[in-house]
Molecule: transfer RNA
Organism: Lachnospiraceae bacterium
Parts: sequence; structure tokens; C1' cells
RNA sequence: CUCCGCAUAGUUCAGGGGACAGAAUACCCGGCUACGAACCGGGAGCCGCAGGUUCGAUUCCUGCUGUGGAGA
Repeated sequence: CUCCGCAUAGUUCAGGGGACAGAAUACCCGGCUACGAACCGGGAGCCGCAGGUUCGAUUCCUGCUGUGGAGA
């Protein structure tokens, strides 16, 4: 330099045009307990950035940024 993939919650990951965007774990509150852990109930928290397409974009397209890989 060229090509390919990835970027969603604190963390690990689903979701690939429309419905409140979810799971696990962590965190907060309550229950349970002599107190904790476990367990049960509840809660807060997320689409990398900028454009484009579309009635509608987390999802499709382009560029950028970051990251992983392949080639030279």
C1' cells in the first nucleotide's frame, strides 16, 4: 500500500429495514438469613463518528476512526 472481517449495556455476545433493542454476567434496591453467599422479586444501563438511500436505518451503501486477519 491492497484486500477481508468486526465495532450493540461495565464485560461476553444475540438481533441484519418498522413491534418498549435483548440474553448471560456484573451493578443498585427489596425479600430470605443470626450475618453473608446462593436463591427469589424488582430496577438502572447500550447501537463507534459523519454523510447517503428509504415513508422509516442498530440493520443497506460510502467515507472516517479503532481493532483483528491475509497478501505484497